A computed fold for a 73-nucleotide RNA from a Lachnospiraceae bacterium, annotated as transfer RNA.
[in-house]
This record gives sequence, structure tokens and C1' cells, in this order.
RNA sequence: GCUCCAAUAGCUCAGUCGGUAGAGCACUUCACUCGUAAUGAAGGGGUCAGCGGUUCAAGUCCGCUUUGGAGCU
Repeated sequence: GCUCCAAUAGCUCAGUCGGUAGAGCACUUCACUCGUAAUGAAGGGGUCAGCGGUUCAAGUCCGCUUUGGAGCU
């Protein structure tokens, strides 16, 4: 220098053909308990890495950039 993959909640990750952004763990509150843990219920938490484009509509499609990883030279 070139090619490919990844980037979504605090963490690990889903997200189907483009149509209301989700799960587990963690966190908060409540129940249960002598108390704690465990368990159960409820709740909070997201500029979907960034900037543009396409579209009635983009996490999803296209381009560029950034970061990380792998390969080739």
C1' cells in the first nucleotide's frame, strides 16, 4: 500500500425482505427472609462509531472517514 471482517444499553451480543430498537448479566425499587444470598415482579438506561447519499421510511442499502482485528504484498 491492497483486500476482508467488526463497531447497537455499563458489559456480552441479537436484530429475518428497509417499516415502533431488543435479550442476558449488571443497576434502581418492591415482594419474599430474623438478616443476606437466591428467587419473583416492576422500572431506568440507546444521537445504532462519525459525516454524507438513496428512500415516504435506514441499525439494515451506497460512498468516505475513524478505531479494532485478520490476510496479502
Model confidence (mean pLDDT): 82 of 100. The organism belongs to Lachnospiraceae, within Bacteria. Rfam family: tRNA. Its family is annotated with triplet codon-amino acid adaptor activity in the Gene Ontology.